[in-house]
Context: one part of a larger RNA
RNA sequence: GGAUGAACGCUGGCGGCGUGCUUAACACAUGCAAGUCGAACGCGCAGCACCCUUCGGGGUGUGGGCGAGUGGCGAACGGGUGCGUAACACGUAGGAACCUGCCCUGAAGUGGGGGAUAACGGCUGGAAACGGUCGCUAAACCCGCAUGUCCUCGGCAACGAGGAAAACUCCGGUGCUUCAGGAUGGGCCUGCGGCCUAUCAGGUAGUUGGUAGGGUAAUGGCCUACCAAGCCUACGACGGGUAGGGGGCGUGAGAGCGUGGCCCCCCACACGGGAACUGAGACACGGUCCCGACGCCUACGGGCGGCAGCAGUGAGGAAUCUUGCGCAAUGGGGGAAACCCUGACGCAGCGACGCCGCGUGCGGGAUGAAGGCUUUCGGGUCGUAAACCGCUUUUCUGGAGGACGAGUAAGGACGGUACUCCAGGAAUAAGUCCCGGCUAACUACGUGCCAGCAGCCGCGGUAAAACGUAGGGGGCGAGCGUUAUCC
Numbered sequence: 001g002g003a004u005g006a007a008c009g010c011u012g013g014c015g016g017c018g019u020g021c022u023u024a025a026c027a028c029a030u031g032c033a034a035g036u037c038g039a040a041c042g043c044g045c046a047g048c049a050c051c052c053u054u055c056g057g058g059g060u061g062u063g064g065g066c067g068a069g070u071g072g073c074g075a076a077c078g079g080g081u082g083c084g085u086a087a088c089a090c091g092u093a094g095g096a097a098c099c100u101g102c103c104c105u106g107a108a109g110u111g112g113g114g115g116a117u118a119a120c121g122g123c124u125g126g127a128a129a130c131g132g133u134c135g136c137u138a139a140a141c142c143c144g145c146a147u148g149u150c151c152u153c154g155g156c157a158a159c160g161a162g163g164a165a166a167a168c169u170c171c172g173g174u175g176c177u178u179c180a181g182g183a184u185g186g187g188c189c190u191g192c193g194g195c196c197u198a199u200c201a202g203g204u205a206g207u208u209g210g211u212a213g214g215g216u217a218a219u220g221g222c223c224u225a226c227c228a229a230g231c232c233u234a235c236g237a238c239g240g241g242u243a244g245g246g247g248g249c250g251u252g253a254g255a256g257c258g259u260g261g262c263c264c265c266c267c268a269c270a271c272g273g274g275a276a277c278u279g280a281g282a283c284a285c286g287g288u289c290c291c292g293a294c295g296c297c298u299a300c301g302g303g304c305g306g307c308a309g310c311a312g313u314g315a316g317g318a319a320u321c322u323u324g325c326g327c328a329a330u331g332g333g334g335g336a337a338a339c340c341c342u343g344a345c346g347c348a349g350c351g352a353c354g355c356c357g358c359g360u361g362c363g364g365g366a367u368g369a370a371g372g373c374u375u376u377c378g379g380g381u382c383g384u385a386a387a388c389c390g391c392u393u394u395u396c397u398g399g400a401g402g403a404c405g406a407g408u409a410a411g412g413a414c415g416g417u418a419c420u421c422c423a424g425g426a427a428u429a430a431g432u433c434c435c436g437g438c439u440a441a442c443u444a445c446g447u448g449c450c451a452g453c454a455g456c457c458g459c460g461g462u463a464a465a466a467c468g469u470a471g472g473g474g475g476c477g478a479g480c481g482u483u484a485u486c487c
Stems, first nucleotide, its partner, number of pairs: 001487004006483005013358006019351002021316001026314003030311003035073003040070002043067003047062006080269003090193006098186002103182008111145001113143003120135006150163005167174002195241003202232003207229008244266004248259004271292005294305004322348001324347003330344001331342004361391004371382004396424006405414001431476005436457003442471005452459002
């Protein structure tokens, strides 16, 4: 000198774009953050129309409304955090023994039966959370049978054995089953690469390899039995410390050094630990079970909870924001669609936290006014600075108009915002650090090794350009200094 997710002191007019718990992966009140489908299914409630009525109501039909339930898809994405991890975690280049819902292409099929259960109703337990029992019922829920291009197994083959399905329709189609291929996503293996420490020198028993089996979508000591005795290591094993990795970012002429916040990719985690279930996919942040700590409710029998989602609270800290608006756009889930959901996202709010832009006026104006400071008392200086005259209106205030973003007729949170026009009036707007040398900028007074300054050298003990104040000056400027860290 440059840089920062900064903080602190003084100061502070506006706008655009960014950015904002680096500490306690500390604890969390409250609200919201994942639903959707009636064109899969059966109910309940209210409604409407018609009929009956003992005027209480009952029956039939019905597109739509509300409610939960069965079923399907989604909830494994999106969002957060950096705890752990020195590892095939990541980066890069390869590999073979794999899976892949929705989507695309192609081939074949979708025949005929059966069953259960929630909702609902009866009875009933419990303070609650939540149940128990009996009875009824639908489906694209569940289970046989048939068929079988095809697939699996056995076989050289012929062949044999086993294995599917769900309907709806406005007749356009939408689904369902099996198989083959694709696309996308993922699982696994390997070479190489990237921290410190030898004041860590030996480490290892499923350890290293083989055979057989189990397990998995799949290879493999992944697991088991048996057999062998191997395997790693000064090219640093093992241990300890630290740490998410990369694209990048900062600095530097570069080599390098430092760093990994925002954004993107990958990984890991979801109160601490463990486990599996469902599923194409999880060992699952807003799912389940168990143990633990903590908190809450309780009728003491028993229950409930997990913000490292968005806001917000307490605590910690030098320090880090609104319990905002909207699904209008982009994207995502569901749906044939209308549409619903979406704290993703789009916006707005707060903070000079950063970068960039703009403004705080412009021209004239000497009697060099008053006043301050200084003086050798003549003067010098602040200083064209002010006053005063003229001008302008960025900004500001008031008024009027008023978008793009929306494609496709309508539909915009932002937003009556940006922007445009009119009017008014210099009006609403300057500080901060420094002035001994380094280093740009000097005098006076006060103080008297005191009070104090200080990045280094060093200043201060009676004339201090180094302390304090004032005048003046220098630097930068809505900022200026200080501190911390990196180059």

The part of an RNA shown here (small-subunit ribosomal RNA, 5' domain) has 487 nucleotides and comes from an uncultured bacterium. Its Rfam family is "Bacterial small subunit ribosomal RNA". The coordinates come from a structure-prediction model, not an experiment, and the mean pLDDT is 86.